[in-house]
RNA sequence: AACUGUUAAAGGCAAGCUCGUCGAAAGGCGGGUACGCAAAGCCAUGGGUCUAAUGCUAUUGUAGCGAUGACAGCCGGUUGCCAGG
Numbered sequence: 001a002a003c004u005g006u007u008a009a010a011g012g013c014a015a016g017c018u019c020g021u022c023g024a025a026a027g028g029c030g031g032g033u034a035c036g037c038a039a040a041g042c043c044a045u046g047g048g049u050c051u052a053a054u055g056c057u058a059u060u061g062u063a064g065c066g067a068u069g070a071c072a073g074c075c076g077g078u079u080g081c082c083a084g085g
Stems, first nucleotide, its partner, number of pairs: 003084003012037002016033007035073001041078003046075002048071003055065004
């Protein structure tokens, strides 16, 4: 160094819920709380998942198609702390 995360030590993040806010929605942002996480740090031009506005098709009050929208706490890529090695 590869690799490993059992034991620590110093710490870190923050699910869901709630309040406010943005958005058509998915979802994002901020405050509180604490489900959990050895990367729950970063990356959307690798895969996958979610929503379906403008639009298109059919229909007659509905259905389908459809990302240019979103998700990194789905897999993946990539960088890092400590300890062992």
Molecule: c-di-GMP-I riboswitch aptamer
Organism: Dethiobacter alkaliphilus